Bacterial RNase P class A from uncultured Paludibacter sp., 359 nucleotides, folded computationally. The sequence was found by an Rfam model in a public genome assembly. The coordinates come from a structure-prediction model, not an experiment, and the mean pLDDT is 76. The source organism's lineage runs through Bacteria, Bacteroidia, Bacteroidales, Paludibacteraceae and Paludibacter. It matches the Rfam family "Bacterial RNase P class A". Its family is annotated with tRNA processing, ribonuclease P activity and dimeric ribonuclease P complex in the Gene Ontology.
This record gives sequence, C1' cells and structure tokens, in this order.
RNA sequence: ACAGCAGGCCGGUUUGUCGCUCCGUUAAUGAUGGAGAGGAAAGUCCGGGCAACGCAGAGCACCAUAUUUCCUAACGGGAAGCUGUCGGCAACGGCAGAGCAGCGUAACAGAAAAUAACCACCCCACCACAGGUGAGGAACGGGUGAAAAGGUGAGGUAAAAGCUCACCGGUAUUGCUGGUAACAGCAGUAGCCGUACGUCUUAUGGGUUGCAAGAUCAUGUAUACCGGCGCAUGUAGGAUGGCUCGUCCGAUGCCGGGGGGUAGAUUGCUAGAGACACAGGGUGACUUGUGUCCCAGAUAAAUGACAAACGUUUUGCUCCGGCAAAAAACAAAACCCGGCUUACAGGCUUGCUGUUUUU
Repeated sequence: ACAGCAGGCCGGUUUGUCGCUCCGUUAAUGAUGGAGAGGAAAGUCCGGGCAACGCAGAGCACCAUAUUUCCUAACGGGAAGCUGUCGGCAACGGCAGAGCAGCGUAACAGAAAAUAACCACCCCACCACAGGUGAGGAACGGGUGAAAAGGUGAGGUAAAAGCUCACCGGUAUUGCUGGUAACAGCAGUAGCCGUACGUCUUAUGGGUUGCAAGAUCAUGUAUACCGGCGCAUGUAGGAUGGCUCGUCCGAUGCCGGGGGGUAGAUUGCUAGAGACACAGGGUGACUUGUGUCCCAGAUAAAUGACAAACGUUUUGCUCCGGCAAAAAACAAAACCCGGCUUACAGGCUUGCUGUUUUU
C1' cells in the first nucleotide's frame, strides 16, 4: 500500500425572519426569557418498574429455556471461557451442547438399516460329478448405500470372527495434577465398541390484563318491552388464564334479544436502575466514590418552513491558487427503563490477520 477480521463513535454546523408545543415572569389572549426527537424514537420479540384485578391454592395440561463461571433490578439478554463440528491461508465467524433408561423412524438402492448371508469362501451328506441339490458354519473379501457392526498386524481355524494378544482410536470408570467450574493432561482398569432424528423423561421459570392501566371532578340516563333459567340442606348463575378438585361471591337475581343516555377536563406524566466528567476495582460484561447538571411531554397529536454562510462527498473546468453544478441515508417520541432484532447515504477511529514491496 492493498485485501480482510473484530469492536467503538458521528449521523451536518451557525445566523436571521416567520410560525407551533410546553415552562417561567408580568394585570394581560399581549410582551419578554428559556427548552423542544433517535441511534434506532421502528418491530412490539423478551425482561423489569408502575397500576388494577375478591393476594391468585393443589393436580394435570400448556408455553419457554437447557455447557461452565460471572454481570444485572431482571431476562429467553450480555461478558469471559470449555467441548464438538462446519466455513476461512489467517485474524475470526456460524451452529450444537440436561438425560441416553425405554420406545419409534431411517426414503431410494441393497440379501440385510440392527435377532445382518446376495456373490464369493469353508465343512458335511447325497447324486446322473469341470457340476448340482440339501443341511450348516462364517462379517475376512466383493457389491448397495448418507450410514454396514472400531482400525492395523499376529496367533488361531475346515474357513472365520475382539475368538485371543500387541499397538492405535473411541466409550465408561478409578486415581493424581492444573483450573472457582465446564474441562484438560498423565497413569491405570473394563473387549465395553454403529450413527442421526424424534418421542419420552428430568430440572428451572411462567397468575391475568396493560397508562385506552388506574385516580379525581364533571355531563346524561329507563332496564320500557319480549324470551329462557332460578327463587335456597348456598339453588340458578358468577370469580379464580385452560380442565378437574378446592376456595370465594351469590337474590326486586342471572342469561339472551331489544331499548335509552353521554361532554369532556385534570391527574397518572416524566428527577430517573438519570446524564456527563474525574479517580479507583475488574481480562470483560459491569461496578464503587466524588463533583457538576436538569435534558420533549404533545393528545389528532408541537418539534416546521424559507434565506444566507461554512463544512463533507461526487462530477466538470483549471493559470493547480481555485471556480461551477449536483447530492446528503434509515426514519420520527406517545407511561418509563434494560436488552434483542431489523433499516441506515456518507464519514471518523482502535486493535488484529494475510500478501507484496521498501527501510
């Protein structure tokens, strides 16, 4: 220099004029001063705060999660690791990781997909004897397949086989060492030796509804009429997310049809797991201390429009000083936070990897 990997950050700036929302001052609808979208405000997918619901019990069902340690208010999120596998020359990235007891499935091909005999091999018997038939043995060789019963060698045998032995690989298990742990390394023991997916089992968590929650004030009003059930050994009916049980409520009652009325305002609402700076702790997520600051609160929904200057990028021209033109993303709060996911023109920056050249 080029190509890449892993993070972090920015997301045009300033001024003027005219408007919009909120707050302060002021007697005032005026005047004046101040503040006014995002990194994702988005999707509404997780978790929490807050609020209400007759503190929401037991069993079953349902849903989610599933390696280790840590972070956190919490999480299905994050950090740092471990094991396996896949991609990459590499930096690095993706996926999976409770149990293996039981059961099920494994297309096509193939004899057979897990109580393996198709070809070839071996033994025995018989026959019409270069062969055939029958009864067996045997996973060594061939063939099929994504996958074929651990691998190599020796012994063994009629031929063979972990049948036996040596070495190698795996699994299980014991001990020691290192590590908080997952796990790793070393040594020993057991011939224990197919794989994948699902079902199933286990552990942990989950009450429901969401600021249109809820609170206060205010406006209007009729349960007219019809049908069904019921009017008591707590029946009809209802609440408790689904079912069963249990618990609780339960009479001018309950369910269905049908009818009548309405006007909105205030609050919740933004000072908070808050922001920034500095100094500690930690590999890191994060955390502790001190100081400073206050940073949208609208409700059909304000946060805008225009002009000028500057900055960035691209293109053209150039006397290399500049000049001219064009472009600038994704998207916009709606109770508030922490995450995840997705979208994003252009730019800045840190660490690392590979290749080539130079010093």